Context: one part of a larger RNA
RNA sequence: UGACGGGGGCCCGCACAAGCGGUGGAGCAUGUGGUUUAAUUCGACGCAACGCGCAGAACCUUACCUGGUCUUGACAUCUACGGAACCUUCGUGAAAGCGAGGGGUGCCUUUCGGGGAACCGUAAGACAGGUGCUGCAUGGCUGUCGUCAGCUCGUGUCGUGAGAUGUUGGGUUAAGUCCCGCAACGAGCGCAACCCCUAUCUUUAGUUGCCAUCAUUUAGUUGGGCACUCUAAAGAGACUGCCGGUGACAAACCGGAGGAAGGUGGGGAUGACGUCAAAUCAUCAUGCCCUUUAUGACUUGGGCUACACACGUGCUACAAUGGCCGGUACAAAGGGCAGCGACACAGCGAUGUGAAGCCAAUCCCAUAAAGCCGGUCUCAGUCCGGAUUGGAGUCUGCAACUCGACUCCAUGAAGUUGGAAUCGCUAGUAAUCGCGGAUCAGCACGCCGCGGUGAAUACGUUCCCGGGCCUUGUACA
Numbered sequence: 001u002g003a004c005g006g007g008g009g010c011c012c013g014c015a016c017a018a019g020c021g022g023u024g025g026a027g028c029a030u031g032u033g034g035u036u037u038a039a040u041u042c043g044a045c046g047c048a049a050c051g052c053g054c055a056g057a058a059c060c061u062u063a064c065c066u067g068g069u070c071u072u073g074a075c076a077u078c079u080a081c082g083g084a085a086c087c088u089u090c091g092u093g094a095a096a097g098c099g100a101g102g103g104g105u106g107c108c109u110u111u112c113g114g115g116g117a118a119c120c121g122u123a124a125g126a127c128a129g130g131u132g133c134u135g136c137a138u139g140g141c142u143g144u145c146g147u148c149a150g151c152u153c154g155u156g157u158c159g160u161g162a163g164a165u166g167u168u169g170g171g172u173u174a175a176g177u178c179c180c181g182c183a184a185c186g187a188g189c190g191c192a193a194c195c196c197c198u199a200u201c202u203u204u205a206g207u208u209g210c211c212a213u214c215a216u217u218u219a220g221u222u223g224g225g226c227a228c229u230c231u232a233a234a235g236a237g238a239c240u241g242c243c244g245g246u247g248a249c250a251a252a253c254c255g256g257a258g259g260a261a262g263g264u265g266g267g268g269a270u271g272a273c274g275u276c277a278a279a280u281c282a283u284c285a286u287g288c289c290c291u292u293u294a295u296g297a298c299u300u301g302g303g304c305u306a307c308a309c310a311c312g313u314g315c316u317a318c319a320a321u322g323g324c325c326g327g328u329a330c331a332a333a334g335g336g337c338a339g340c341g342a343c344a345c346a347g348c349g350a351u352g353u354g355a356a357g358c359c360a361a362u363c364c365c366a367u368a369a370a371g372c373c374g375g376u377c378u379c380a381g382u383c384c385g386g387a388u389u390g391g392a393g394u395c396u397g398c399a400a401c402u403c404g405a406c407u408c409c410a411u412g413a414a415g416u417u418g419g420a421a422u423c424g425c426u427a428g429u430a431a432u433c434g435c436g437g438a439u440c441a442g443c444a445c446g447c448c449g450c451g452g453u454g455a456a457u458a459c460g461u462u463c464c465c466g467g468g469c470c471u472u473g474u475a476c477a
Base pairs, nucleotide, nucleotide: 001477002476003474004473005472007471008470009469010468011467012466013465015461016460019425020424021423022422023421026316027315028314029313030312031311032310033309034307035306042053043052064302065301067299068298069297070296073127077126078125079123080122081121082120083119086103087102088101089100090099091098092097107116108115109114129291130290132289134287138285139284140280142278143276145274150189151188152187153186154185155184156165157164158163169180170179171178195268196267197266198265200236201235202234203233204232205231206230209226210225211224214223215222239262242256243255244254245253246252318418322377323376324375325374326373327372328371334365335364336363339358340357343354344353345352346351384415389410390409391408392407393406394405395404431453432452433451434450435449436448437447
C1' cells in the first nucleotide's frame, strides 16, 4: 500500500421488512446429471452451467456409431497430356462407388498447322484436409462484480524509502454530483449531457390514411373536404426557470404556482482502471504438438429422441372470481411473390378444390382474448382436470417405423393448493389475457417483441445477502 475480520462509524440496493404471485407435491414439455448403449457427438458446472451454444436433430444438419467405398483427394494453387462445356444409355449396387458405351462442338485469336480464356478428365508430386490436442501458448468476442462510483496522471509539497498528498474533512447528490474548507494546483478515463423511443403542442404535407359540415351508399362506397385522427419531417417545451421556507450569504433540500409533463418525467442504447490463468482452439483467426490409403473424404442405415432414478427451467391443472353453450365489443406491433391467399363450394374437423386481390398506410395473414349480456352446471374426482391408450384421418416432405405437427371418435390417469426450503416483482409494475415475428419444407409449452385488463405494500434499516467511503487490528501478500 492492499486484502481480510462472527472490529467500529456513515450510506445504498426488491438486500431484509411490508405486500402480491409463484417454485418445491401432480401430469406433461424441455435442459442436465447418472445409468444404459455399437453410438447415445462435443462444449457449458455456485452466484455468472442446466428452455445454455441449438433463431427450430425424420434424411440433410452431424461433428458420433455400423457397414460399403475413395486416396493429389469433397475444397485451393502449380506442371504435363488429352478433351470444349455439356447431355444421355446400360450393368452392378442400399447409395456412394466401380465398369462399359452413345451424342456433341461454342467464345477470343490465327501465317488455318495451331495458340489462348473458362470448364472437364487422366498422371506424378509439391501440397490439400482435420469440429484432432492444448482457452494454462494466443488474437478476437463474451460473462461477472456493476450502470457500482469509482480508477488514475502531470507539476508541486512531505517522507531516507516503499509511498503519501490531491481523492481526506463539513454539507449535499442517483453520482469523485455540486458547494465550502484545506499544500496543494490542474488534467484524463468513468458520472451527467449530447443519440433513439415515449408523454403535450405548433408548422409543413394529405394518399393507399381520416370524415365534422353537404350530398350519396349495404359499406368513407362515391363526389367533396384535409377540420379531426393518423402518418413523418422540422420545431417548441422542463431549466430548480418562478414564489415561500430551511440552510453557512453556499451547494442543496422541503412545500407551492403555472404546466401535457417537475426536479434524472418514463424506457432504451451506452459498461471506467481492473478481478475471476472465468468462458470459447466447435463461429472465426492463430503458435506448438499430433494425423496423412487416415484422426482426411463420400455414402447406406442407425444414434444425438435410450430410462430404475436425481436436479434445474417451464406449461397445464386441481375449479364456481370457475367449466360449458349462445350472442356481442374494443388493440398494438409485425410478416407476405418458390409468398400472403379473400371469396365460393365440399368436409363434423384438420384440410381440400376452384380462385379474386396484393411487391402492400391500398390486398391478405386476421375472428384478438380476457371483457360484457343471457342460459346451464351446484361442490361431486364432478359437465373440474386433461395425461395415457385404441381407431379413423389431414398436411409437409424422396421418405413421418425408430422419430413430425394437427383433426375427429372413443378412452378419461395423477391431481382437492403442495414438507424443509426457495424465487420474482415498487406502477401502467406484479398478476392475468390474447396477438405477431425470427429460425423454418414441416415442427414452439422455448426465445424475441406487441398491445388489452390492471392491483397490494414499503413502519423502518436491528437482522440476512451484495456493494461504496472513512477508520481500526493483523503472525496474510
About this RNA: The part of an RNA shown here (small-subunit ribosomal RNA, 3' major domain) has 477 nucleotides and comes from an uncultured bacterium. Its Rfam family is "Bacterial small subunit ribosomal RNA". Model confidence (mean pLDDT): 85 of 100.